[in-house]
Context: one part of a larger RNA
RNA sequence: GCCAGAGAGUUAGUCUCGUUGGCGAAGGUUAACCGUAGAGGGAAGCCGGAGCGAAAGCAACAAGUCCGUAGCCUUCGGGUGUGGGACGGCGUAUUAAAAGUGCGUGGAGUCAAUGGGGCUAGACCCGAAGCCGGGUGAUCUAUGCGUGGGCAGGUUGAAGCGUGACGAAAGUUGCGUGGAGGACCGCAUGAGGUUUUGAUAUACAAAUCAUUCUCGUGACCUGUGUAUAGGAGUGAAAGAUUCAUCGAACCCGGCAUCCGCUGGUUCCUUCCGAAACAUGCCGUAGCAUGACCUGGCCGGAGAUAGUCGGUGAGGUAGAGCACUGAUUGGGGAUCCCGGGGAAGAAAUUCCUCGCUCUCCUGUCAAACUCCAAACUCCCCGACGUCGUGGAUGGCUGGAAGUCCGCAUUACGGGGUAAGCUUGUAAUGCGUAAGGGAAACAACCCAGACCGUGGUUAAUGUCCCUCAAUGUAGGCUAAGUGUCAAUACUGAAAGGCGUCCUAGGCCAAAAACAACUGGGAGGUGAGCUUAGAAGCAGCUACCCUUCAAAAAGUGCGUAACAGCUUACCAGUCUAGGUUUAGGGCACUGAAAAUGGACGGGGCUAAAGCCUACUACAGAGACCACGGAGCACCGCAAGGUGAUCUAGUAGGAAGGCGUCCUGCAUGGGAAGAAGCAGGGUCGUAAGUUCCUGUGGACCGUGUAGGAAUGAGAAUUCUGGC
Numbered sequence: 001g002c003c004a005g006a007g008a009g010u011u012a013g014u015c016u017c018g019u020u021g022g023c024g025a026a027g028g029u030u031a032a033c034c035g036u037a038g039a040g041g042g043a044a045g046c047c048g049g050a051g052c053g054a055a056a057g058c059a060a061c062a063a064g065u066c067c068g069u070a071g072c073c074u075u076c077g078g079g080u081g082u083g084g085g086a087c088g089g090c091g092u093a094u095u096a097a098a099a100g101u102g103c104g105u106g107g108a109g110u111c112a113a114u115g116g117g118g119c120u121a122g123a124c125c126c127g128a129a130g131c132c133g134g135g136u137g138a139u140c141u142a143u144g145c146g147u148g149g150g151c152a153g154g155u156u157g158a159a160g161c162g163u164g165a166c167g168a169a170a171g172u173u174g175c176g177u178g179g180a181g182g183a184c185c186g187c188a189u190g191a192g193g194u195u196u197u198g199a200u201a202u203a204c205a206a207a208u209c210a211u212u213c214u215c216g217u218g219a220c221c222u223g224u225g226u227a228u229a230g231g232a233g234u235g236a237a238a239g240a241u242u243c244a245u246c247g248a249a250c251c252c253g254g255c256a257u258c259c260g261c262u263g264g265u266u267c268c269u270u271c272c273g274a275a276a277c278a279u280g281c282c283g284u285a286g287c288a289u290g291a292c293c294u295g296g297c298c299g300g301a302g303a304u305a306g307u308c309g310g311u312g313a314g315g316u317a318g319a320g321c322a323c324u325g326a327u328u329g330g331g332g333a334u335c336c337c338g339g340g341g342a343a344g345a346a347a348u349u350c351c352u353c354g355c356u357c358u359c360c361u362g363u364c365a366a367a368c369u370c371c372a373a374a375c376u377c378c379c380c381g382a383c384g385u386c387g388u389g390g391a392u393g394g395c396u397g398g399a400a401g402u403c404c405g406c407a408u409u410a411c412g413g414g415g416u417a418a419g420c421u422u423g424u425a426a427u428g429c430g431u432a433a434g435g436g437a438a439a440c441a442a443c444c445c446a447g448a449c450c451g452u453g454g455u456u457a458a459u460g461u462c463c464c465u466c467a468a469u470g471u472a473g474g475c476u477a478a479g480u481g482u483c484a485a486u487a488c489u490g491a492a493a494g495g496c497g498u499c500c501u502a503g504g505c506c507a508a509a510a511a512c513a514a515c516u517g518g519g520a521g522g523u524g525a526g527c528u529u530a531g532a533a534g535c536a537g538c539u540a541c542c543c544u545u546c547a548a549a550a551a552g553u554g555c556g557u558a559a560c561a562g563c564u565u566a567c568c569a570g571u572c573u574a575g576g577u578u579u580a581g582g583g584c585a586c587u588g589a590a591a592a593u594g595g596a597c598g599g600g601g602c603u604a605a606a607g608c609c610u611a612c613u614a615c616a617g618a619g620a621c622c623a624c625g626g627a628g629c630a631c632c633g634c635a636a637g638g639u640g641a642u643c644u645a646g647u648a649g650g651a652a653g654g655c656g657u658c659c660u661g662c663a664u665g666g667g668a669a670g671a672a673g674c675a676g677g678g679u680c681g682u683a684a685g686u687u688c689c690u691g692u693g694g695a696c697c698g699u700g701u702a703g704g705a706a707u708g709a710g711a712a713u714u715c716u717g718g719c
Base pairs, nucleotide, nucleotide: 001719002718003717004716005715006714011121012120013119014118015117016116017115018114019113020112021111022110023109027047028046029045033041034040051058052057061088064087065086066085067084071080072079073078089105090104091103092102093101094100124264125263127261131254132253133252134251135250136249142228143227144226145225146224147223148222149221150220151218153185154184155183156181160177161176162175163174164173165172166171190215191214192213196210198209199208230246232242233241234240267654268653269652270651271650272649277290278289279288280287281286292401294398302386303385304384306383307382308381309380310379312377313376314375318371319369320368324365325364326363329360330359331358332357333356337354338353339352340351341350342349343348405429406428407427408426409425410424411423412422413421414420434445435444436443449626450625451624452623453622454621455620459616460615461614462600463599464598468613470612471611472610473609474608475607481602482601493587494586497584498583499582500581501580502579503578504577505576506575514571515570516569517568518567520544521543522542525539526538527537550565554563555562627644628643629640630639631638632637655708657705658704659703660702661701662700663699664698665697666696673692674691675690676689677688678687680685
């Protein structure tokens, strides 16, 4: 891992609500116990029959008025009217008294059985780490104590002593002797455990092996005996160690500890169907209450999501500058005020910038508004829709789940931003399958009862791949693109890419471009300068001849010269030049294995824009058949355009297993079980045949459960 078997809302008590039954219009019922034992007895007790008040205490409609459903009656006008509603009354607390307010009040309960839920118990099942109590351990290890044992060989050479030398002495010094040391070397035995971060890694081994390394006369190693223990021992101290167990040992018990935490929780179908919000809580992994879900009951006439009309309400989008505030440029006014400058001995005067006011002009605002939508809302009416086949609306009781939400679109707050965070509204996912988007919770289409056939939606129609190599007109040359949107980037900026639109100017009196020719004179303008002659610089920039030609556009010279341009003529010939806007492309454009429009591939497209026609395409829509549900009906049967998705969850009805009572059957002419093959049922399941098997097994009804397996790092066994 697989298979088989086992495996989780139970039982008791109590409270509460529903259902069924008994008794009952003030009652219902026993418990222990007795007993002739499913009988009968036993009213102790319990609930109800009166409430209010903290208490003292006080203490209630045997019916006054009106409405009115069903039902009944009806002369169809209406009348009556159990239950029900409204008003009134009463009890009590509050108060000195009242008013008002709270609770109660015009008689229904109680005892069982059963079902839902709460509480107490292990309380649906499995799961802690721990806590407490009583004991067992120092054969491991820590330390102490008693008593024993062990340490090859070699090296070094302390004190002391002897003796020589020197010295006045103290003493110093040489040689010898001597044999000290938590001294040295050391694979003797022994103790340790540094390195290879070696080997090993279901190992030789729950700490080993190899190499290397440390200590090795000492605070040394070691045998044996003995002592100290669990909040305690022992510790040259690492929270180390106390029998492979230690930041509190082990064993048994309290014990099924508690857990707001994780996991699991077993058959079918039908009806309905959420929440991830609010408030409070030492509360944010949880609860409680409300909102939202569901079943039942009461009740008795209107309700209203849509459209239109009407009476009102509103200050957002936009816009604007009339107010508040911000703000560009210019003109004017006042010189009261501020800064700077000038003149003057000073008073003062003048210039300038600012401030303030005003006119023109150009912009802004969530906390500005002279304006002002769409739109939304209250109410009224009409239409539509629903409604006596009756709760749409409203009221009340039982009982849940939920209180991690997320995405898109629109509008906001925060943030540089985010698959960010935090709001409001709608929709979706959650709890929604199907078709499309290559794949893809939320995007597009569309809400799946079952079956058969057809028509469409989104999206597509070259091949993969169902359907157009469709029609007409443009654009693109970049493989741009072949991506609806969303994670799939592409900006500022730039350019004789190309197409389109609207202008300006020039042009047959010849434009634009090209080529040929001219491009002069006063004059080398004046000044400056060594020089300055169109062309270093400064000033001025005239006049003449002309078809035209600058007191000179750019090179160039030391300065001239030279080349060239403006300007003019000729040759040639039909458009040229410029501005603004738009479409599609281009540059800008960088990531790590080779590589992605889904791929192949595609260029008058199979790309982009526009118009049109066919076709494909879903569980949508339509038709037919069937099932369920709801409703009508005594039934037969009928109606449903407006019913059938569904997690948590609520409600209802069934299937199967085991056992019991009663009834009734089958079986050696072959029961149960097993294997194979059919039938019926929406399903859980049922039934038949054949084989095997060899002795028990059904059906109906009523009842009772240790009653259904795929999951729990589930348990046991087998493989």

About this RNA
RNAcentral holds the full RNA, with entries from Rfam. This is a predicted structure of a 719-nucleotide part of an RNA (large-subunit ribosomal RNA, domain II) from Methanofollis formosanus. Lineage of the source: Archaea > Methanobacteriota > Methanomicrobia > Methanomicrobiales > Methanofollis. Its mean pLDDT, the model's own confidence on a scale to 100, is 82.